Predicted 3D model of a 74-nucleotide RNA (transfer RNA) from a Minisyncoccia bacterium. It matches the Rfam family "tRNA". The sequence is in RNAcentral, with records from ENA. The coordinates come from a structure-prediction model, not an experiment, and the mean pLDDT is 80.

RNA sequence: GGGCCCGUAGAUUAGUUGGCUAAAUCACCUGUUUUGCAAUCAGGAGAUCGCGGGUUCGAGUCCCGCCGGGUCCA
Numbered sequence: 001g002g003g004c005c006c007g008u009a010g011a012u013u014a015g016u017u018g019g020c021u022a023a024a025u026c027a028c029c030u031g032u033u034u035u036g037c038a039a040u041c042a043g044g045a046g047a048u049c050g051c052g053g054g055u056u057c058g059a060g061u062c063c064c065g066c067c068g069g070g071u072c073c074a
Stems, first nucleotide, its partner, number of pairs: 001073007010026004019057001028044004050066005
C1' cells in the first nucleotide's frame, strides 16, 4: 500500500431482505425483605447505533469518505 471482517447503553450481545417509538442479560440507582449484608421481588436511569456526508416519504440496516480494531497478501 491492497483485500476481507468488525465498531449499537459501563460490559457482553440482538436487531430476519429499510417501516412506527432501538431490545436483552449483567452491572448501576430506588424501594421491598434482613439485626446487618447478600440473594429474591417491584420499579427506574442510561446508547441520536465510531465520525461526516449521500439516497429515500422513512436508514442501526443501502452508498461514499474518514477514524479505530482484527486478519490475510505484498